Context: one part of a larger RNA
RNA sequence: CGUUGGAAGAUUGAGGGGGCCCGGUCUUAGUACGAGAGGACCGGACUGGACGAACCUCCGGUGAAUCUGUUGUCGCGGCAGCGGCACGGCAGAGUGGCCGAGUUCGGUUUGGAUAAGCGCUGAAAGCAUCUAAGCGCGAAGCCUGCCCCGAGAUGAGUCUUCCUUGAGGGUCGCCGCAGAAUACGGCGUUGAUAGGCAGCAGGUGUAAAUACGGCAACGUAUGAGCCGAGCUGUACUAAUAGCCCGAAAGC
Numbered sequence: 001c002g003u004u005g006g007a008a009g010a011u012u013g014a015g016g017g018g019g020c021c022c023g024g025u026c027u028u029a030g031u032a033c034g035a036g037a038g039g040a041c042c043g044g045a046c047u048g049g050a051c052g053a054a055c056c057u058c059c060g061g062u063g064a065a066u067c068u069g070u071u072g073u074c075g076c077g078g079c080a081g082c083g084g085c086a087c088g089g090c091a092g093a094g095u096g097g098c099c100g101a102g103u104u105c106g107g108u109u110u111g112g113a114u115a116a117g118c119g120c121u122g123a124a125a126g127c128a129u130c131u132a133a134g135c136g137c138g139a140a141g142c143c144u145g146c147c148c149c150g151a152g153a154u155g156a157g158u159c160u161u162c163c164u165u166g167a168g169g170g171u172c173g174c175c176g177c178a179g180a181a182u183a184c185g186g187c188g189u190u191g192a193u194a195g196g197c198a199g200c201a202g203g204u205g206u207a208a209a210u211a212c213g214g215c216a217a218c219g220u221a222u223g224a225g226c227c228g229a230g231c232u233g234u235a236c237u238a239a240u241a242g243c244c245c246g247a248a249a250g251c
Stems, first nucleotide, its partner, number of pairs: 001152001005163007015149004021049007033038001051106005059100004066093005071086006111143002117137004168245004172188005193238003196234005202227003210221004
């Protein structure tokens, strides 16, 4: 921009894409078959590999500043207590998120038409013949079926509701596990959208000061103190106010 008024929501599915894999064990059954050795079809139960998708409960990884320990040095006048720098100084752990080696799930099933092949009926050719007329069965393959996209499917479909008494949208702002810009989604005081605050979860591992005990290291008061993303709550802060776009042919 189109889809022939403008919108919001819900859909049909032309068409397109994905997937389609391969083993093992037990059983049927040591049966059929076979002199024996050996050893099934069909069917049933279970279990793997690789591949793929989603996810983070579990197992783990990361987690550049969440907690702690600690070396050297400089600084805060000294002690104590802290801070800077040294690869994040080094080291030990680690929430959310993101991940895989972790977890869950997938291939199945159904119908149709067929290939090789196997048949029925059956003449030409009194017989025979699956074929010449006609009819059936038959593949991991084909078309479906399963999952995803999908009306620019210009053949532009359908349904519901709303709107000149203005539906709806944008701008702007607060944001997001959405994201390069944009887009998308949430929220904007009739408000829990983000921050703050409170509680909780979770991490670290028992802060400082003081008191008591100990010659002291240290111990106890103390699972203390501190803490990014998580959960719940709470209008304290910021989402104020406004502005812009926005619909016509027929009768």
The prediction has a mean pLDDT of 87. A computed fold for a 251-nucleotide part of an RNA from a Bacteroidales bacterium, annotated as large-subunit ribosomal RNA, domain VI. Its Rfam family is "Bacterial large subunit ribosomal RNA".